[in-house]
RNA sequence: ACUUCCGAAAGGCAAAAUCAGGGAAACCUGAUGACGUAAAGUUAUGGGUCUACAGUCAUAAGCAAUGAAAGAACGUUUAUGGCCAUGAUCGCCAGACUGCCGAA
Numbered sequence: 001a002c003u004u005c006c007g008a009a010a011g012g013c014a015a016a017a018u019c020a021g022g023g024a025a026a027c028c029u030g031a032u033g034a035c036g037u038a039a040a041g042u043u044a045u046g047g048g049u050c051u052a053c054a055g056u057c058a059u060a061a062g063c064a065a066u067g068a069a070a071g072a073a074c075g076u077u078u079a080u081g082g083c084c085a086u087g088a089u090c091g092c093c094a095g096a097c098u099g100c101c102g103a104a
Base pairs, nucleotide, nucleotide: 006102007101012037013036017032018031019030020029021028022027035091041097042096043095045094046093047092048089049088050087055083056082057081058080059079060078061077062076063075
């Protein structure tokens, strides 16, 4: 000097909650706060998890049009539900990059 482990000293970060703001939401930002944390620094690269604006499918209720009539297809509107990331999460796991101090 480097690697692994550890965390004494000096420090760092900041969960939940509350307030304000952004967002369709998940969630994020700032302030207060401190559950914790040896990378709880950075990075969405792999996986997991969360959300579903938009999109799509189905169901229900209308509207419009065609038609001798009835009933539909097609078109369109609303509501509910399913699917779905290009959204989110690094304090879910892993990878990559960087890093203060130094007893055993």